[in-house]
This is a predicted structure of a 121-nucleotide RNA (Glycine riboswitch aptamer) from an Actinomycetota bacterium. The prediction has a mean pLDDT of 78. It was read from a public genome assembly, where an Rfam model found it.
RNA sequence: UCACCGCUUGCGGGAGAGUCCAGUCAUUCGCCAAACGAUCAACUCGAUCGAACGGAAAGUGUCUGGCGCCGAAGGAGCAACCCCCCGGGAAACUCUCAGGCCCAUGUACCGCUUGCGCAGG
Numbered sequence: 001u002c003a004c005c006g007c008u009u010g011c012g013g014g015a016g017a018g019u020c021c022a023g024u025c026a027u028u029c030g031c032c033a034a035a036c037g038a039u040c041a042a043c044u045c046g047a048u049c050g051a052a053c054g055g056a057a058a059g060u061g062u063c064u065g066g067c068g069c070c071g072a073a074g075g076a077g078c079a080a081c082c083c084c085c086c087g088g089g090a091a092a093c094u095c096u097c098a099g100g101c102c103c104a105u106g107u108a109c110c111g112c113u114u115g116c117g118c119a120g121g
Base pairs, nucleotide, nucleotide: 002121005117006116007115010112011111012110013109018067020066021065022064023063025061026060027059028058031055032054036050037049038048039047040046068101069100070099074097075095076094077093081088082087
């Protein structure tokens, strides 16, 4: 004075695929609405307002199940090649266990960057 490489900090960039179907629970807005209260009317029936046991529909979210789909967290598999054998052996390829499928978040990877290791070398 210290590269390459590995891990790591921060910033920026960074896709893909159902906002599917069904059910449960919760919630949101409007709607209906018992008992009850007030006012008006009244022979009686009743009307309006408040109220709200409860009810139907729609949306949103969680969970569960089903079918379909994506691949760039992670994971697994393999070619050439090396090896007597066993075996080793890459990915952005393949598989989809996991993960994900409105947006967002996140994501392999890329650029810059922080610190540590490599190295008392």